[in-house]
This record gives sequence, structure tokens and C1' cells, in this order.
RNA sequence: GCCUCUGUAGCUCAGAAGUAGAGCGUCCACCUCGUAAGUGGAAGGUCGCAGGUGCGACUCCUGCCAGGGGCA
Repeated sequence: GCCUCUGUAGCUCAGAAGUAGAGCGUCCACCUCGUAAGUGGAAGGUCGCAGGUGCGACUCCUGCCAGGGGCA
């Protein structure tokens, strides 16, 4: 330098056009003499950045940034 994959909640990851979810973690409540476990609820996201297409973009296209892998 070229090719390819990945980037979404504190962490690990779904979601691939109709306006974002799960598990774990955190907080609150219930339960208990108390703790753990269990049960119920809540908070937490400019979906890496900027453009484009489109009625509508996390999703499609282009460029850039970061990381992994491959070729030279």
C1' cells in the first nucleotide's frame, strides 16, 4: 500500500429500512432475625465520525477514524 471483518447501554452481544433490545452488572422495593439466593421495578444509548439516497437509515452507498485478520 491492497483486501477483509468488527465498532450499538458500565461489560458481553442481538437487531440488517418503520424510529433500539437481551444477559450480566448498578440502584430501589418485596422476601429474611440478618446476608446470600429468589421475585418485581427503575436508571443508563447523539447506534465510532461526517456526508449521500430515501417519506423514513443502527440497517443501504461514499469518505474518514479506531481495532482484529490476510497478502505484498